[in-house]
Molecule: c-di-GMP-I riboswitch aptamer
Organism: Candidatus Acetothermia bacterium
RNA sequence: UCCUGAAAAAAGUAAACCGCUCGUGAGAGCGGGGCGCAAAGCCAUGGGCCUUAGCCUAACUAGUGGCUAAGAAAAAAACAAAAAAAGGCCGCCAGGCUGCCAGA
Numbered sequence: 001u002c003c004u005g006a007a008a009a010a011a012g013u014a015a016a017c018c019g020c021u022c023g024u025g026a027g028a029g030c031g032g033g034g035c036g037c038a039a040a041g042c043c044a045u046g047g048g049c050c051u052u053a054g055c056c057u058a059a060c061u062a063g064u065g066g067c068u069a070a071g072a073a074a075a076a077a078a079c080a081a082a083a084a085a086a087g088g089c090c091g092c093c094a095g096g097c098u099g100c101c102a103g104a
Stems, first nucleotide, its partner, number of pairs: 003103003012037002017032006035091001041097003045094003048089005054067003061081001
């Protein structure tokens, strides 16, 4: 440096669920909890999955057009007729970076 994770030790992390907080939401933070994890450490890069509240307008239909961020409330127009955009998840897979112990 690369490969491997059978046994061992030291340590680490923390699913569901519960509480508080934040968010419209997917979810996130902290505390409890402990199903699991040898990268279940980090990065949303590719795939995948999930989310986009309230009001108004658009004949109907708004995550998409407009307004609002309030225990809300009220107006108006354009384009389009189906496919953007913005987010979340790395404990789904791949990729990148880094790392403990042991074995070879």